[in-house]
Context: one part of a larger RNA
RNA sequence: GGUCUAUGAUGAAUGACUGGGCAGACUAAGGCGAUGAAGGACGUGGUAAGCAGCGAUAUGCUCCGGGGAGUCGCAAACAGGCUUUGAUCCGGAGAUUUCCGAAUGGGCAAACCCAUCUCGAGUUAUAUCGGGAUAUCUUGCGUUGAAUUCAUAGGCGUAAGAAGCGAAACGGAGUGAAUUGAAACAUCUAAGUAACUCCAGGAAAAGAAACCGUAAGAGAUUCCCUCAGUAGCGGCGAGCGAAGAGGGAAAAGUCUAAACCAUUGUCAUCGCAAGAUGUCAAUGGGGUUGCGGGACCUUAAUGUGGGAUUGUCGAGGGAUAGCAGAAGCGUUUGGGAAAGCGCGCCAUAGAAGGUGAAAGUCCUGUAUGCGAAAUCUCAAGACACCCUAGAGGCAUCCCAAGUAGCGCGGGGCACGGGAAAUCUUGCGCGAAUCAGGCCCGACCAUGGGCUAAGACUAAAUACUAGAGUCUGACCGAAAGUGGACAAGUACCGCGAGGGAAAGUUGAAAAGAACCCCGGUGAGGGGAGUGAAAUAGAACCUGAAAUUAUAGACCU
Numbered sequence: 001g002g003u004c005u006a007u008g009a010u011g012a013a014u015g016a017c018u019g020g021g022c023a024g025a026c027u028a029a030g031g032c033g034a035u036g037a038a039g040g041a042c043g044u045g046g047u048a049a050g051c052a053g054c055g056a057u058a059u060g061c062u063c064c065g066g067g068g069a070g071u072c073g074c075a076a077a078c079a080g081g082c083u084u085u086g087a088u089c090c091g092g093a094g095a096u097u098u099c100c101g102a103a104u105g106g107g108c109a110a111a112c113c114c115a116u117c118u119c120g121a122g123u124u125a126u127a128u129c130g131g132g133a134u135a136u137c138u139u140g141c142g143u144u145g146a147a148u149u150c151a152u153a154g155g156c157g158u159a160a161g162a163a164g165c166g167a168a169a170c171g172g173a174g175u176g177a178a179u180u181g182a183a184a185c186a187u188c189u190a191a192g193u194a195a196c197u198c199c200a201g202g203a204a205a206a207g208a209a210a211c212c213g214u215a216a217g218a219g220a221u222u223c224c225c226u227c228a229g230u231a232g233c234g235g236c237g238a239g240c241g242a243a244g245a246g247g248g249a250a251a252a253g254u255c256u257a258a259a260c261c262a263u264u265g266u267c268a269u270c271g272c273a274a275g276a277u278g279u280c281a282a283u284g285g286g287g288u289u290g291c292g293g294g295a296c297c298u299u300a301a302u303g304u305g306g307g308a309u310u311g312u313c314g315a316g317g318g319a320u321a322g323c324a325g326a327a328g329c330g331u332u333u334g335g336g337a338a339a340g341c342g343c344g345c346c347a348u349a350g351a352a353g354g355u356g357a358a359a360g361u362c363c364u365g366u367a368u369g370c371g372a373a374a375u376c377u378c379a380a381g382a383c384a385c386c387c388u389a390g391a392g393g394c395a396u397c398c399c400a401a402g403u404a405g406c407g408c409g410g411g412g413c414a415c416g417g418g419a420a421a422u423c424u425u426g427c428g429c430g431a432a433u434c435a436g437g438c439c440c441g442a443c444c445a446u447g448g449g450c451u452a453a454g455a456c457u458a459a460a461u462a463c464u465a466g467a468g469u470c471u472g473a474c475c476g477a478a479a480g481u482g483g484a485c486a487a488g489u490a491c492c493g494c495g496a497g498g499g500a501a502a503g504u505u506g507a508a509a510a511g512a513a514c515c516c517c518g519g520u521g522a523g524g525g526g527a528g529u530g531a532a533a534u535a536g537a538a539c540c541u542g543a544a545a546u547u548a549u550a551g552a553c554c555u
Base pairs, nucleotide, nucleotide: 001554002553003552004551005550006549007548008547009546015540016504017503020475021474022472023471024470025469026468027467029464030463031165032164039100040099041098042055043054044053046078047077050074051073052059061094062093063092064091065090066089070082071081072080105114106113107112115134116133117132118131119130120129121128136162137161138160139159140158141157142156143155144154170201171199172198173197174196175195181188185235212217222249223248224247225246232240233239253456254455255454256400260285261284262283263282264281265280267278268277269276270275290434292399293398294397295396296393297392298391299390305387306386307385310384311383312382313381316378317377318376319375320374322370323369324368328343329342330341331340332339344361345360346350352364353363354362405429406428407427408426409425410424411423415441436451437450438449439448440447491498492497511539514526515525516524517523
């Protein structure tokens, strides 16, 4: 010096565990906010730094329910309280709720500064204190009122509404890339994607044929399967890519404008006046369709059917606390019985968790049954309310205009300008009113379908921040969320932003009285507790590298 053995030290792997995560299913919910939100600052406890709770009524106040013995959060201790006159705790409804923040009286470097008016307290009077009001915009109403006569703009007052936040999701609209692919690249693609903006809703959007189709029919929209990688489009490259039919989910249809009538007002004409006729406007009735319908004229019923809620009530169901809830003992081992053995019992309950090891029968529960003063919600139904009819005639009138259409330039349709319809529209031109008009992929004919230029409409569909229940051939502390712990914390950065590490004594603290060494240390040795202290708080297990001591062997 090496190898080996033994016992330690160090170290933290491994194993076991789980109060946390992950993924999903179902249910409900899908908003909060000027009655001041989300988010914060600062306070608030007898002792109080942090988290959580709360707000000068501050670890809490009131009432109504539940519950029934302890309790004053995490979180011990001391001190002091509360509680069967029912506390703590749980649920419902209220009160309070500083300051900042849309922040809204003015200001401002957020959590601060400074006001005005009014009411009250206070003062001899000021001062001071407390309550309330005082931002802006939009709309309605009232009032005032310029240049400018009437008027209008504007001012003032008043009432209602808005604003801001979020779920990095889902929807509609506006604007709109590039990487990339085409093996380069320009049309094309990526893609109407990403991103930004506006506007919502619990869903949104769409929606009751100026449809589709083919010579048969079908009958609003949406979503799924299929049609079909088809028909097509395409530097016919790369690629893009339907629709009808068929099968399902869900189903629901309605209201205006106009013609015409009435009322009121207005202006014009006529008139001595009363008033008449007409224009325009407002309101009400009427009317809503494609076997065209309606107005108009004639005739006919007083009921029938329905409602997507407008109102009042509402049996009953559900949500937000809860309640009842079967059945086991002995013995052995052990620190401990739920284990072994013996003999039972319950089961609409042998899901699960806990209890000193492994419990149907010990505890919490489970199956099952029951329960609400209060608030919310669904809702059969009742009443009110609302809507709802036919037949015939047909001279006349109406049936959505800078619209349809056309030209030019774009966009969008699977369709890149193409034979390019259909949809849309920036510029220009510019119809018809049912003997009308649009469509059927240029266009024409024949035939057929439909009725534009107004509006509303549940369900089937999309999503999940948050709530509840449940599940897992999901993770098990370098994993699973970044975060099982004072985690978006500590820390870093001027800032936007970045962003950790860190779980486990024991069944129970029984957390080691007392003695000894030591610096009134650190640490250790006894003693004691415990099943165990090589479970001693640097605490379950405790591998390896590394290292100490002792011994053996080799050199």
The part of an RNA shown here (large-subunit ribosomal RNA, domain I) has 555 nucleotides and comes from an activated sludge metagenome. The coordinates come from a structure-prediction model, not an experiment, and the mean pLDDT is 84. The RNAcentral record of the full RNA draws on SILVA. Rfam family: Bacterial large subunit ribosomal RNA.